[in-house]
Context: one part of a larger RNA
RNA sequence: GAGUAACGAUAAUGCGGGUGAAAAACCCGCACGCCGAAAGCCCAAGGUUUCCUGCGCAACGUUAAUCGGCGCAGGGUUAGUCGGCCCCUAAGGCGAGGGCGAAAGCCGUAGUCGAUGGGAAACAGGUUAAUAUUCCUGUACCUCGUAUGAUGCGAUGGGGGGACGGAGAAGGCUAGGUCAGCCGGGUGUUGGAUAUCCCGGUUCAAGCAUGUAGGCAGGUUUCUUAGGCAAAUCCGGGAAACCAUUUAAUGCUGAGAUGUGAUAACGAGCACCCUUUGUGGAGCGAAGUGAUUGAUGCCAUGCUUCCAGGAAAAUCCUCUAAGCUUAUGAAAUACGGGACCGUACUCCAAACGGACACACGUGGGCAGGGUGAGAAUCCCAAGGCGCUU
Numbered sequence: 001g002a003g004u005a006a007c008g009a010u011a012a013u014g015c016g017g018g019u020g021a022a023a024a025a026c027c028c029g030c031a032c033g034c035c036g037a038a039a040g041c042c043c044a045a046g047g048u049u050u051c052c053u054g055c056g057c058a059a060c061g062u063u064a065a066u067c068g069g070c071g072c073a074g075g076g077u078u079a080g081u082c083g084g085c086c087c088c089u090a091a092g093g094c095g096a097g098g099g100c101g102a103a104a105g106c107c108g109u110a111g112u113c114g115a116u117g118g119g120a121a122a123c124a125g126g127u128u129a130a131u132a133u134u135c136c137u138g139u140a141c142c143u144c145g146u147a148u149g150a151u152g153c154g155a156u157g158g159g160g161g162g163a164c165g166g167a168g169a170a171g172g173c174u175a176g177g178u179c180a181g182c183c184g185g186g187u188g189u190u191g192g193a194u195a196u197c198c199c200g201g202u203u204c205a206a207g208c209a210u211g212u213a214g215g216c217a218g219g220u221u222u223c224u225u226a227g228g229c230a231a232a233u234c235c236g237g238g239a240a241a242c243c244a245u246u247u248a249a250u251g252c253u254g255a256g257a258u259g260u261g262a263u264a265a266c267g268a269g270c271a272c273c274c275u276u277u278g279u280g281g282a283g284c285g286a287a288g289u290g291a292u293u294g295a296u297g298c299c300a301u302g303c304u305u306c307c308a309g310g311a312a313a314a315u316c317c318u319c320u321a322a323g324c325u326u327a328u329g330a331a332a333u334a335c336g337g338g339a340c341c342g343u344a345c346u347c348c349a350a351a352c353g354g355a356c357a358c359a360c361g362u363g364g365g366c367a368g369g370g371u372g373a374g375a376a377u378c379c380c381a382a383g384g385c386g387c388u389u
Stems, first nucleotide, its partner, number of pairs: 013031006032386004040366004046346002050344001051075006060068002080141002082342003086119003092113003098107003122139005142338007152324002157319004165306004171299003176293005181202006203265001207260003214253004218243008227235002266288001269284002272281002307310001352361002368380003
């Protein structure tokens, strides 16, 4: 220079009460304003205690601070079913032997790792200051072991299956929405309004039973067989008989609806208790139906069509080989087991990456009302904020 510039989005504050040494900023209340395909809610990654409570205000906070993602102390993360671990493999990594190379090492078979993919099973309500598909209540399901047990069992081998692209169209549903009915409550202000008026509520899962709208394949039995590296009753090829003939039969698959789950729970509201008056505690509890609309969700890995022809392996089903007959073990029932790790909080952000409480960047899911073709726009709900002078 200078007590100058600046104090980081122009979404916006005002009043009353409380606390306190002190209040524009903290807490409570009322009003106003802003977002609302987000400035709301839930996850992944990352962070690693920032979560909750009490006590503090030196420093941190672009001002003050009684407040805080700050300081100190105490507390908090509960799982057979969520995710991992586990079983399986992809790209890729490593790699016994092996090949190559002055050395270091490079490549690579068998194999072994490696998810961003495949593989068993849980929902609703309640509860904490802070966790919940984890605790509690109710109702379920899966898998493994043991016992009883029909019965040819048996794999690192064979076969099936798993098993997959793009685009497009139509149908059936559901979530959700809207309206009516039903239930409870109300009748304020202004010129009028007991009315065809106003306000609030009308919620309920997995599982189990049934097997629908639809989708797919002709089916069953017998005989035979240079194939499936051996074998096979399995698969594939061939033949015959019977049923059925395209609206079939049989089998597989399949949303939803209905019943049950649920005489429960939830539920507007009602009234009670405590000066710990607070998002407190305990209690009672009405109606709980129909129509319409309707998804980008489900049926659907479906159907149609196209060429560039769209992972693998295991779980699973089945077949036998070696072998075994004191083994193996369907259904059903009973009893028992299901370890370990993660779980707080944040997550378009003041907690992640940007030296900062930085107008920047950051993958996925949810998707209410009016307007509208719409996830645009503008206004609102739930919810969250008014961006720390």
This is a predicted structure of a 389-nucleotide part of an RNA (large-subunit ribosomal RNA, domain III) from a Chromatiales bacterium. Lineage of the source: Bacteria > Pseudomonadati > Pseudomonadota > Gammaproteobacteria > Chromatiales. Rfam family: Bacterial large subunit ribosomal RNA. Clan: LSU clan.